[in-house]
Context: one part of a larger RNA
RNA sequence: GGCACAGAGUGAAUGCCUAGGUGCCAGAAGGCGAUGAAGGACGUGAUAAGCUGCGAUAAGCGUCGGUUAGGGGCACACACCCGAUAACCCGGCGAUUUCCGAAUGGGGUAACCUGAUGGGAUUGAAUCCCAUCGUCUCUUUCUGAAAAUCGAUGGAAACAUUGAUAUAGGGAAGAGAACGCGAACCCGCUGAAGUGAAACAUCUCAGUAAGCGGAGGAAAAGAAAUCAACCGAGAUUCCGUGAGUAGCGGCGAGCGAAACCGGACCAGCCCAACCAUUAAUGGACCAACAAGGAUAGGAGAAUCAUCUGGAAAGAUGACCCAUAGGGGGUGACAGGCCCGUAUCCGAAAUUCGCGUUGGCCAGGUGCAAGUAGCGCGACACACGUGAAACGUCGCGUGAAGAUGGGGGGACCACCCUCCAAGGCUAAAUACUAACUGGCGACCGAUAGUGAACUAGUACCGUGAGGGAAAGGUGAAAAGAACCCCUGUGAGGGGAGUGAAAUAGAACCUGAAACCCUGUGCCUACAAGGUGUCAGAGCCGCAAGGUGAUGGCGUGCCUUUUGUUUAAUGAGUCUGCGAGUCAGUAUCUGUGGCAAGCCUAAGUUCUUUUGGAACGGAGGCGAAGCGAAAGCGAGUCUGAAUAGGGCGAUUAAGUUGCAGGUGCUGGACCCGAAGCGGAGGUGACCUACCUAUGGCCAGGUUGAAGCGUCGGUAAUACGACGUGGAGGACCGAACCCGUGAAUGUUGAAAAAUUCUGGGAUGAGCUGUGGGUAGGAGUGAAAGGCUAUUCAAACCCCGUGAUAGCUGGUUCUCUCCGAAAUGUAUUUAGGUACAGCGUCACGCGCUGACCGAGGGGGGUAGAGCACUGACAGGGCUAGGGCCCAUACCCGGGUACCAACCCCUAUCAAACUCCGAAUACCCUCGGGUGUAGCGUGGCAGUGAGUCUAUGGGGGAUAAGCUUCAUAGGCGAAAGGGAAACAUCCCAGCCCGGCAGCUAAGGUGCCUAAAGUAUACUCAGUGGAAAGGAGGUGGGGUUUCUUAGACAGUGAGGAUGUUGGCUUAGAAGCAGCCACCAUUUAAAAAGUGCGUAAUAGCUUACUCAUCGAGAGACCCUGCGCCGAAAAUGAUUGGCGAUAAGUAUACUACCGAAGCUCCGGAUCCUGUUUAACAGGAUGGUAGGAGAGCGUUCCCAGUGCAGUGAAGGGUGAUGGCGACUGACCCUGGAGCGCUGGGAAGUGAGAAUGCAGACAUGAGUAACGAUAAGACCGGUGAAAUCCCGGUCCGCCGUAAACCCAAGGUUUCCCGGGCAACGUUUUUCGUCCCGGGGUUAGUCGGGACCUAACCCGAGGCCGAUAGGCGUAGGGGAUGGCAAGCAGGUUAAUAUUCCUGCACCCAGUAAGGAGGACGCAUUUGUUAACGAUACUAGGUUAUUGAAUUCCGAGGUGCGGCUACGGCCAAUCCGUAUAUCGAGCGCAAGUGCCAAGAAAAGCCCUUACAAUAAUGGCCCGUACCGCAAACCGACACAGGUGGGUGGGUAGAGUAUACCAAGGCGCAA
Repeated sequence: GGCACAGAGUGAAUGCCUAGGUGCCAGAAGGCGAUGAAGGACGUGAUAAGCUGCGAUAAGCGUCGGUUAGGGGCACACACCCGAUAACCCGGCGAUUUCCGAAUGGGGUAACCUGAUGGGAUUGAAUCCCAUCGUCUCUUUCUGAAAAUCGAUGGAAACAUUGAUAUAGGGAAGAGAACGCGAACCCGCUGAAGUGAAACAUCUCAGUAAGCGGAGGAAAAGAAAUCAACCGAGAUUCCGUGAGUAGCGGCGAGCGAAACCGGACCAGCCCAACCAUUAAUGGACCAACAAGGAUAGGAGAAUCAUCUGGAAAGAUGACCCAUAGGGGGUGACAGGCCCGUAUCCGAAAUUCGCGUUGGCCAGGUGCAAGUAGCGCGACACACGUGAAACGUCGCGUGAAGAUGGGGGGACCACCCUCCAAGGCUAAAUACUAACUGGCGACCGAUAGUGAACUAGUACCGUGAGGGAAAGGUGAAAAGAACCCCUGUGAGGGGAGUGAAAUAGAACCUGAAACCCUGUGCCUACAAGGUGUCAGAGCCGCAAGGUGAUGGCGUGCCUUUUGUUUAAUGAGUCUGCGAGUCAGUAUCUGUGGCAAGCCUAAGUUCUUUUGGAACGGAGGCGAAGCGAAAGCGAGUCUGAAUAGGGCGAUUAAGUUGCAGGUGCUGGACCCGAAGCGGAGGUGACCUACCUAUGGCCAGGUUGAAGCGUCGGUAAUACGACGUGGAGGACCGAACCCGUGAAUGUUGAAAAAUUCUGGGAUGAGCUGUGGGUAGGAGUGAAAGGCUAUUCAAACCCCGUGAUAGCUGGUUCUCUCCGAAAUGUAUUUAGGUACAGCGUCACGCGCUGACCGAGGGGGGUAGAGCACUGACAGGGCUAGGGCCCAUACCCGGGUACCAACCCCUAUCAAACUCCGAAUACCCUCGGGUGUAGCGUGGCAGUGAGUCUAUGGGGGAUAAGCUUCAUAGGCGAAAGGGAAACAUCCCAGCCCGGCAGCUAAGGUGCCUAAAGUAUACUCAGUGGAAAGGAGGUGGGGUUUCUUAGACAGUGAGGAUGUUGGCUUAGAAGCAGCCACCAUUUAAAAAGUGCGUAAUAGCUUACUCAUCGAGAGACCCUGCGCCGAAAAUGAUUGGCGAUAAGUAUACUACCGAAGCUCCGGAUCCUGUUUAACAGGAUGGUAGGAGAGCGUUCCCAGUGCAGUGAAGGGUGAUGGCGACUGACCCUGGAGCGCUGGGAAGUGAGAAUGCAGACAUGAGUAACGAUAAGACCGGUGAAAUCCCGGUCCGCCGUAAACCCAAGGUUUCCCGGGCAACGUUUUUCGUCCCGGGGUUAGUCGGGACCUAACCCGAGGCCGAUAGGCGUAGGGGAUGGCAAGCAGGUUAAUAUUCCUGCACCCAGUAAGGAGGACGCAUUUGUUAACGAUACUAGGUUAUUGAAUUCCGAGGUGCGGCUACGGCCAAUCCGUAUAUCGAGCGCAAGUGCCAAGAAAAGCCCUUACAAUAAUGGCCCGUACCGCAAACCGACACAGGUGGGUGGGUAGAGUAUACCAAGGCGCAA
């Protein structure tokens, strides 16, 4: 270390439970609000953080009722109180009810600031209290400009005069159930897109989502200018039906009526003119009364004993009640213990009350004009412009007048019907936020609401918005007295309680992953998908455990032709996690009824979410044919009685239930990028703009202008000076980000270090504000618009869509594909066909074999055609040569037609022509195929091998067809290993047998014989090459002597001729004769200058038997070079290689045998016989298990469920005995209903691993020692050294944070270690203002905005007016004091302010540069006197005098740290103040304040509200952090230096939490 067993820990599953949800039914209610709502803020308790209640009368006050002895909420502690004089609690009615909010006096950053008028308190101001003061609309009234109308007078008229009405505007009063909120339902206005149409534009989605306005308990509609059809009906609404019909429709996708009919419910009325009268009658309102309700309540039957037990309600045995056996509780399961339940009863007060009575109110004879219609443009009607009626709107035009008008789907006529241009109207219908009661084949803590619990909380986000986790001790706290260890810890051990403490508060049960302990066996030469089969040994009483060694053996899923694949997915475990429901259609099964069947809405009854009975409106069927009229067992076509088509003859439907499947819906689940919203949220980041403020060390250069001089006729021009310009130069702060390195699970979601660019400008920056989503802004990069940009973010449409990917959960049985054709904006999709399955029907039709009969044009072959093609012949034609005056000619190893001979070739040649295949007929046996109809599919990516072809290169593990086989979807044996090759098709078991392919030396089961071959380790690489070797054949020679060897010869004409310098056999050319011979070439090779010489052919001799050549064939040889060490599979082998033959044997999941399972068939009824049983997609069948319900029947404290173990049984899903744990529920049988089965979805949630005791512990400015405290000190405190910053790492403000500040105590967590420490936890304390800042003052940008203008609504703009600092504007300094505050407290000395109105002045302003002056500050210098060898100087030293922390004291003072005493010093620099110069871009407003005028008042007194702690370049702000980043202003010393650079130091602060 492995396995097994046992026991712990961690962890939370499971079981049980329920306090909470969820769906529905019924009732009642259907609103609240200026009498201040909904919703909040802040308070409120003796103690009080949260929730609840309440409101300064504050977990409450009064009163009337109810109830009752105990109360002071959740909330269990302590203290203190209340209560029979009635508390607490419940209900009715009152009182109080801060502030915000419609918010309403004005303002405003909601819960704050600040007024006016009247009244009141005190005393008269201040102060305090009370009331009132909003907008809009309406009414009344006052005032009232121009104009207007009317009357009167005059006038012919125009007009004039006068009077009245009085409008716009302004003021006052009164009234308003007007304003805002609320879940759905309702009416109206505006109105998308994703999507569907397999694209898309009309269309669809859809008048949906969303926005807006408005109303009610309902809303809307509504009493015919309606339908209908020649019959009639008689307002509206809703349900059923009509009907998926009529229709509409790129006639696509889709959209889709109406009337009739059956029901629910029923209800009708009033006005407009001229005129002017009553009453019937009517509803609304008011009041009273009544039945009956609502808001608290009351009465309410009936049990004991024994046993077990901690406890009885259990069991047993006896009883009792029941108009009550609903339910809950009680120490286990209770009709009779408690609360209740059935039933009955009940209200001081408020309220409902549709009934009754009374009151009150209300006259109508006319019939609706810029209307109907029409034109144009739209919309809405189911109806998309269509033949398009009817209705509505915009613009224009424009009637009639009941003798009239509208409608009846263009239009006209007839006929019918109704009467527009005014209005009201209950019921039947829709919905449920809140209240009451009840129910569930709903959930039971990953479920059910997001929320069972301090949940819309914590937390995230600027914001809109998003949004969790988290239940259980016990019957009862009886919550562990006391003791011990320890730090008076944490935690633990005893003791005690309890039925139980392994129920101990991290608490019921307590699984798994994970982490350990103990025991048994095994394990350190061994190679592994972790198993399986065999198996010695060891342990154990046994069951059983372990197991050396050997054989075989490359996970699962998905996707694929094909996966160990180095293709996908999964770290592990536990829980959750995917074909459902509704409507409709069709098929099957099974019931009812049947030429019929069924009801729908609804009604009635009832034991009321249920059931029964009615209900025939309607639907389907029973008859078809035709375009239709129509006819009808026929009909249509047709001239037809013909023929033909479709029908009838052969005739069953319909309706429940269940199942399969289609369609419409999100439709099996998860998943986009995106689109749209007349919906919102964002300019705290960033872009630009705007108002108002601020900042830029130091150094350099030296423009214009000016001056002087020179110079010119005068200019010009030049020199010198002065001057101080510049998108000037160098360079800090500041801004930026060039290059590099580091960093890359960072210190940092963009930085650090070094280097770099700009740095008076188009500069940088603070504060306030503006502009926004197809929009903004953009010195322009598609940049930026909150870490998001070629269209932000949030929410919604939305479960968008996804021909795409992934995933899709128990078992067994039967059958079992496809990767093809056609078509396709189609090619990875789909439709039809093909192939599968199931059911029914037909019945020999299918396959195979045999026989007979067919057509064919392939293989082959052939060349007759079409072409190609080699040689020859013959020979037209042509070329060339010769010849030629011309005409004739000749030659030709040139090209070549026809023809002939020989020899060939062809997918698109055929005079021919198979084998197979195919078609038809007949027969036969084997055998169960086949065909038809219907339900349901899947497949339409294929691949390899062989054969026949095409493409390619007669390449490809290539590509494309055909045929076959396999794989796919097929295991087993062989091929070493190896989907596709060879053999062979796995129901299960067997320690039985026989074989196939292939094998038989060993690995490794099984072998020998015989005959050959091979010598190469060939076997176990090719073309090509070779006297390797075996076999066969042909041919030649050979005892008349071959072949080889040896011994001889190998001659002569002749040096053949020619050529040649030479050519003599042997440079070359020609010829190649003859002679002698046994034989000898006018010469085979070597050789010479040429000869010569050597040799061969050839001949003889010797020898004595075979020899030579060629062809075919078996096996070998060479050819043979690659990168880590090599492969016949290895060892090795001369067979154990190769070939042949024979005989054995081995060898598979094949076959046989034995046993078993299931199914089929047969004979036949109980048993046999025969057969079958690989399988992906897929079809069909039968079952197991889970949760709940009904009925029946059972178990359970003598121990249910769950958990651990897992005997037994079942093919399997599963079952589940005994034992242990557990401590209260749970089974079985028969039915029923489903949130019904997980290993995978980069699934979701939680827990736990691995990496790993590994990386890291966040600037390398640095610590060391001693002492203290403490349980413990690297870190805390003190001391002494050391180090670091020092234009900061010091100090002061603003923003932001919001108690972090100070003190005491503490150390679980937080702090990257420790911690006695802390910015952490607990308790307590702390912020003091007329003068500081803000308000009670002012105005800028900008915002709001009475009236007003504009706009579908919402709303936009804007006048008066108001708000709004970053600016303007009255006044305080010094010292002291606290643990923590101070310009605020204290001390001292100061200062400011306190009317209205009008006019004026002023307030009041740029940039650059120069000069003068100047506080703080720094440097220099140092006091009367004295002092050193001298001189000069001095800040040293002594030191007069003064002061007096502290100490001492004789209380008189003394000593003495320190300071004063020089000092109005000089120099540097300079907040500020004043003035000048230059320049162009020309540089806020208003109030305070001042002056004048008028009116009022008269200084006594008063001075309000808010902020004030602390951090503030940072550990407290913004960055998720105690984060190397970011963050505006002021001060900012010394030496060196131009300097705020840089270096070192001061004051001061730190050493960076390991």
Molecule: large-subunit ribosomal RNA, half A
Organism: Verrucomicrobiota bacterium JB023